C1' cells in the first nucleotide's frame, strides 16, 4: 500500500427483517440475615435533570416516517496478501 473483520453502560455481551437501545451475566450500592465477615435473599444500578423530560451504540455526514442495523468518510484495534 491492497483486501477482510471488529467497535454498544464500569466490564463481558444481546438486540433475528431497519420498528421499545442496553436483555443476560459480572462488578458496584442499599436493605434483610449474622457477634462480625462470607454465602444467601430482596431491591437498585448508562449520562444530565428536583421533576416533567432530554441525551446516548468509536467521530462526522447521508438515506428513511423511523438507523446499533443500510450508504459515504475518518479514527482505533485484529487477521490476511504484498
Nucleotide at each position: 500500500g491492497c483486501g477482510g473483520g471488529u467497535g454498544u453502560g464500569g466490564c463481558g455481551g444481546a438486540a433475528u427483517u431497519g420498528g421499545u437501545a442496553g436483555a443476560c451475566g459480572c462488578c458496584c450500592c442499599a436493605g434483610a440475615c449474622u457477634u462480625a465477615g462470607g454465602a444467601u435473599c430482596u431491591g437498585g444500578u448508562g449520562c444530565c435533570g428536583c421533576a416533567a423530560g432530554g441525551c446516548g451504540u468509536g467521530g462526522g455526514g447521508g438515506u428513511u416516517c423511523g438507523a446499533g442495523u443500510c450508504c459515504c468518510u475518518c479514527c482505533a484495534c485484529c487477521c490476511g496478501c504484498a
Transfer RNA from a Flavobacteriales bacterium, 82 nucleotides, folded computationally. Its Rfam family is "tRNA". About the family: Transfer RNA (tRNA) molecules are approximately 80 nucleotides in length. Its mean pLDDT, the model's own confidence on a scale to 100, is 80. NCBI's taxonomy places the organism under Bacteria, Pseudomonadati, Bacteroidota, Flavobacteriia, Flavobacteriales.